This is a predicted structure of a 72-nucleotide RNA (transfer RNA) from a Flavobacteriales bacterium. It matches the Rfam family "tRNA". The family's RNA type in Rfam is transfer RNA.

RNA sequence: GGCUCCGUAGUUCAAUGGAUAGAAUGAGGGUUUCCGGUACCCUAGAUACAGGUUCGAUUCCUGUCGGAGCUA
Numbered sequence: 001g002g003c004u005c006c007g008u009a010g011u012u013c014a015a016u017g018g019a020u021a022g023a024a025u026g027a028g029g030g031u032u033u034c035c036g037g038u039a040c041c042c043u044a045g046a047u048a049c050a051g052g053u054u055c056g057a058u059u060c061c062u063g064u065c066g067g068a069g070c071u072a
Stems, first nucleotide, its partner, number of pairs: 001071007010025004018055001027043005048064005
């Protein structure tokens, strides 16, 4: 250089054209406890970037960026 795959909460993962993008764990707060832990409740938190197709894009297409693998 060429080809393939991946990029979504702090972290690990869902959602394959149609909802307010969901769960676990983590963070903050509250109840409970003498304190801590456990348990329960509440809150905040994300689609790598730009463009295109579509009534509608996390999803489809193009380019860029980053990561992994294969190849010479």